[in-house]
Context: one part of a larger RNA
């Protein structure tokens, strides 16, 4: 000077409390440990690993294993020789690969040859998801969106260093005011950026009987720029105004006006640093190591194993419910190797046909919960749907290991969960569906979108984390 204290003071945070819903029990999904295995590739390991890298493991991916094969190599540069490139038949083989048949003769040229591509050869070299994240760059997590971290000059101290940055108030904030041997400044805070909430304006192949006319009733047509909306511009909020408190300050409390107040809501934005935190398997890179193999190709298998243990989820245990019938109302997205209407076939997954749409125009696309009516009557049930049997659909060269979905049958555990533990303060929790990325196919995960829409906060003694003295 820091850090630490079961030292003190002050102050924050879903930290506790108040409240609502979960997890921990069940079945399944998924990740991990362990075990197993020829292999179950590798990494991540308290918070901050464990639906994490993986925004898609049947082959591929793939880095692992077994077997078969190759050695200047799948890829780059240089040299020599030959051949255009390229297309194609057949044989062996699991394929890689090896052999073989036919076609083809191009472009530039000073005619020697050259460019590009293919094949053979030689050596320099290639190659390595091999090791070291304790050699590194870059990127990231975390404390933490916490309010801090520093510098110049001056002053004080022998010095390390202190002061400033402490103190009195105040704030979400080292925010601001006052004081002050300090005076200033920088990185942070805030603001500037995006989005949402109100209004005005510009523009109208989406929207509108708003007002008029027509109507096969659908903004469908004429027509209209009012409204909704779309997307450009602008206004608006600043403690600006009033009252009170306060030190005549900063500020706080209440009020008016307002669509909105006192940072309006949300996002982007992460200071100096900490954890030798994470990543050599995104990439880059020092060193080390392999070089007929630790490189490369292929087929099959594995990453999908299963006595167990844990994390994260989904579905439930029912009547605020299940089932049946009727009937409303979104937002944000995606679509040409694509989305695919209507119609027809099928109980259905789906199939046939192919209209329209490079999309405010067409399609995905019926939103679901809600609402109305009926039924069930507390029962392991008309709850629950695991598991298994059978029959199918689709994608794909191919669903045995190992895909998703449909139909018929089967109907398991489960009657609200021990100790313990998690999330959330408002359009939030809870609940309901919809879309997208990845993707041939595959979503209970992830990222978004809207619908319905609560309860509670006395308070800061205690638990956890943090700030100042």
């Nucleotide at each position: 000077u820091g850090a630490c204290g079961g030292g003190g003071g002050c102050c924050c945070g879903c930290a506790c409390a108040a409240g609502c819903g979960g997890u921990g029990g069940a079945g399944c999904a998924u990740g991990u440990g362990g075990u197993u295995u020829a292999a179950u590739u590798c990494g991540a390991u308290g918070c901050a690993a464990c639906g994490c890298g993986a925004a898609g493991a049947a082959c591929c991916u793939u880095a692992c294993c077994u077997g078969c094969c190759c050695u200047u190599g799948a890829c780059a540069u240089c040299c020599u020789c030959g051949g255009a490139a390229c297309c194609u038949u057949c044989c062996a083989g699991a394929g890689a690969u090896g052999g073989u048949u036919g076609g083809g003769u191009g472009c530039c040229u000073u005619c020697g040859g050259g460019a590009g591509c293919c094949g053979a050869g030689u050596g320099a070299c290639a190659g390595g998801u091999g090791c070291u994240g304790c050699a590194u760059g870059g990127c990231u997590g975390u404390c933490g969106u916490c309010a801090g971290c520093u510098c110049g000059u001056g002053u004080c101290g022998u010095g390390a260093g202190a002061u400033g940055u402490u103190g009195g108030g105040u704030u979400a904030a080292g925010u601001c005011c006052c004081g002050u041997a300090a005076c200033g400044a920088g990185c942070g805070c805030a603001a500037c950026c995006c989005u949402u909430g109100u209004c005005c304006u510009u523009a109208g192949u989406u929207g509108c009987c708003a007002g008029c006319g027509g109507u096969u009733c659908g903004g469908c047509c004429g027509g209209g720029a009012a409204c909704u909306c779309u997307a450009g511009g602008g206004a608006g909020a600043c403690u600006g105004c009033c009252g009170g408190u306060g030190a005549c300050a900063a500020a706080c409390c209440g009020g008016a006006g307002g669509a909105a107040g006192g940072u309006g809501g949300g996002g982007a934005u992460g200071a100096c640093g900490u954890c030798a935190a994470g990543u050599c398997a995104u990439c880059a890179u020092g060193g080390c190591c392999c070089u007929u193999a630790u490189a490369g190709g292929c087929a099959g298998g594995g990453c999908u194993a299963c006595a167990c243990a844990c994390g994260u989820g989904c579905u439930a245990c029912a009547a605020u419910g299940g089932c049946c019938g009727g009937u409303a109302c979104a937002g944000a997205g995606g679509g040409u190797c694509g989305c695919g209407g209507a119609c027809c076939c099928g109980c259905g997954a789906g199939g046939g046909c192919g209209a329209g749409c490079a999309a405010a125009u067409c399609c995905c696309a019926c939103a679901a919960a809600a609402c109305c009516g009926g039924u069930c009557g507390u029962a392991g049930u008309c709850c629950g749907g695991a598991u298994c049997g059978g029959a199918g659909u689709c994608u794909g060269c191919a669903a045995c290991u190992c895909g998703a979905c449909u139909c018929c049958g089967u109907g398991a555990a489960g009657c609200c969960g021990g100790a313990a533990u998690c999330g959330c303060u408002a359009g939030u929790a809870a609940u309901c569906g919809c879309g997208g990325a990845u993707c041939a196919g595959c979503a209970c995960g992830c990222c978004g979108c809207g619908g319905u829409g609560a309860a509670u906060a006395c308070g800061u003694u205690c638990c956890c984390g943090g700030g100042c003295c």

A computed fold for a 469-nucleotide part of an RNA from an uncultured prokaryote, annotated as small-subunit ribosomal RNA, 3' major domain.
The full RNA is in RNAcentral, with records from ENA.